[in-house]
RNA sequence: GCUACAUGCUGCUUCAUCGUUCUUUGCAAAAAGGAAAGGAAAGUCCGGACAAUACAGGGCACCGCACCACCUAACGGGUGGCUUCAUUUGAAAAAGUGAAAGAGAUAGUGCCGCAGAAAAUGACCACCCCGAUUUAUCGGGGAAAGGGUGAAAAUGUAGUGUAAGAGACUACGGUUAGUGGUGGUAACAUCAUUAGCGGGUAAACCUUGCGGAUUGAAAGCUCACGUAUAUCAGCGCUUGAGAGCGGCUCGCGCGAUGCUGAGGGGUUGAGCGUAACAGGUGCCGCGCGAGCGGUAUCGCAGAUAAAUGAUGAGGGUUCUCCAGAUUAAUAUCGGGAGGAAACAGAAUCCGGCUUACAGGCAUGUAGCUUUU
Numbered sequence: 001g002c003u004a005c006a007u008g009c010u011g012c013u014u015c016a017u018c019g020u021u022c023u024u025u026g027c028a029a030a031a032a033g034g035a036a037a038g039g040a041a042a043g044u045c046c047g048g049a050c051a052a053u054a055c056a057g058g059g060c061a062c063c064g065c066a067c068c069a070c071c072u073a074a075c076g077g078g079u080g081g082c083u084u085c086a087u088u089u090g091a092a093a094a095a096g097u098g099a100a101a102g103a104g105a106u107a108g109u110g111c112c113g114c115a116g117a118a119a120a121u122g123a124c125c126a127c128c129c130c131g132a133u134u135u136a137u138c139g140g141g142g143a144a145a146g147g148g149u150g151a152a153a154a155u156g157u158a159g160u161g162u163a164a165g166a167g168a169c170u171a172c173g174g175u176u177a178g179u180g181g182u183g184g185u186a187a188c189a190u191c192a193u194u195a196g197c198g199g200g201u202a203a204a205c206c207u208u209g210c211g212g213a214u215u216g217a218a219a220g221c222u223c224a225c226g227u228a229u230a231u232c233a234g235c236g237c238u239u240g241a242g243a244g245c246g247g248c249u250c251g252c253g254c255g256a257u258g259c260u261g262a263g264g265g266g267u268u269g270a271g272c273g274u275a276a277c278a279g280g281u282g283c284c285g286c287g288c289g290a291g292c293g294g295u296a297u298c299g300c301a302g303a304u305a306a307a308u309g310a311u312g313a314g315g316g317u318u319c320u321c322c323a324g325a326u327u328a329a330u331a332u333c334g335g336g337a338g339g340a341a342a343c344a345g346a347a348u349c350c351g352g353c354u355u356a357c358a359g360g361c362a363u364g365u366a367g368c369u370u371u372u
Base pairs, nucleotide, nucleotide: 001368002367003366004365005364006363007362008361009360010359012315013314014313015312016311017310018309020036021035022034023033024032025031038343042354043353045352046351047350048349049348050216051215052214053213057250058249059248060247062212063211064210065209066208067081068080069079070078071077082102083100084099085098086097087096088095089094103207104206108205109204110201111200112199124147125146127142128141129140130139131138132137155173156172157171158170159169160168174197175196176195177194178193179192180191181190182189183188220272221271222270223269231262232261233260234259235258242254244252277299279298280297281296282295283294284293285292286291317340318339319338320337321336322335324333325332
């Protein structure tokens, strides 16, 4: 240098003419100025701002989270670290990359198929001892160290010892828990010592700890217009019907020409919410980092059937072809011709997560080319 993969950033632009929406100036009209769809606007999965439910509270069920520290308005998010596992390089030590649904198996209940003697103290092959027995078998006893089956078979290796064996004993190890020392804010690491050592599985049921009120802009609030709550039924009127916004329940205040159901009448117009904020950008400082602080500057859509466009001429990016220059090779440079442009469109707003994506750039890993 090329190719593939992973991660991150970006993902068109200038001028002219006409047009659309909002806004500023203008008495008004005309006219002039300014602005106008994303990194995901998608999904509606989380968390909030804001609004409503009179004010609040308890229990059950249900849902979520789960190593440590930090960031944040908050989060099931993010940053850094620890532990475990996997993988690459390496003789090893170690380093790089990635993942974790990372509390509890000593509260309890389940499950671990097939194979295998057996998934827990049931022995298939082989081993040892005794007896019988015309020689290759049977019976009794010992043992779980060798082999087999399996994902997994009673903590590993070596030795002593034994009839053969075994933590039975010894040495060096492994692992779980406790105690103590050292380092660290902590998770944890390391050293010493004591006691134990059949496992796995909780994205099985479950247990423990912490947290969770709900609904949602067609929310909600205000104004205008207009009318009949006519009629029927049930319940009730302070000895209390009923409504009270996730489910059940306790409690709590409210509550009377009332409440519930049926049936009917009037209206469907205007405004607020609605864009200035946990806001963007530059610089400086602090921090490993996510981020925080200071300072300066900017205002960057606001519709309500839903606007943000069309045409023309260029530029940029990129692909293919043609011939040229150039290089160690590929690449690269300039010229000519023809083409191409991904995923996709605001609707209260913000912070995350997830999904989609042509091309370009950057970083990392692996392979290939060349030997400058």

Bacterial RNase P class A from a Bacteroidota bacterium, 372 nucleotides, folded computationally. The organism belongs to Bacteroidota, within Bacteria.